[in-house]
RNA sequence: ACCUAGGGUAGAGGUGCUGUUUUUAAGAGUAUUUAUUUAUAGCUGGCGAGCGAUGAAGAAUAAAAAAAGGAAAAACAGCCGAAGAAGAAUGCUUGGCAGAGUUUUCUUCUGGUUGUAUGCAUAAUAUGUAUAUAACUGUCACUUUAAAUUAUUAUGUCAUACUGGCAUGAUAAUAUGAAGUGGAGAGCUACAAGGAUU
Repeated sequence: ACCUAGGGUAGAGGUGCUGUUUUUAAGAGUAUUUAUUUAUAGCUGGCGAGCGAUGAAGAAUAAAAAAAGGAAAAACAGCCGAAGAAGAAUGCUUGGCAGAGUUUUCUUCUGGUUGUAUGCAUAAUAUGUAUAUAACUGUCACUUUAAAUUAUUAUGUCAUACUGGCAUGAUAAUAUGAAGUGGAGAGCUACAAGGAUU
């Protein structure tokens, strides 16, 4: 050097990822409920079905009055395919069905962050997510380049006890900086054990 190896251990990327709890703002004086007045036949829903002249929907007044998902901050925890998304299968929950939520497994895509545009979700121009695009950034490979070290060698020079010293070039290698191009996390860096062979 190679194999075991898409292995093991430990790490790096950074506004890094995810989860839990607490607080806060917004949601909202909204939905909703009750009373009165008005009003006069529909309303909810994907379907089934339910409600309604014992007054639907709508509107006004008065009283009472939420929550979810999402967001910000702090703390804690697990981590670096962290995690996210799509599809398929499966278990559980819910439902009258359709459907919805969630667990696990498999397959596919994405290195990470941010901005912009469009779509979807949402009370929302917050935010999340998908696609496209741009920038920044980490990593490896290749190419070029700068200087440094080592080895070989050419010329010159010093010395001559010494296969030596010095200077300027050339070639190769090593690692570092910069620039360019490209790839993808089953990646990258380091370490260790075992093994046939060189």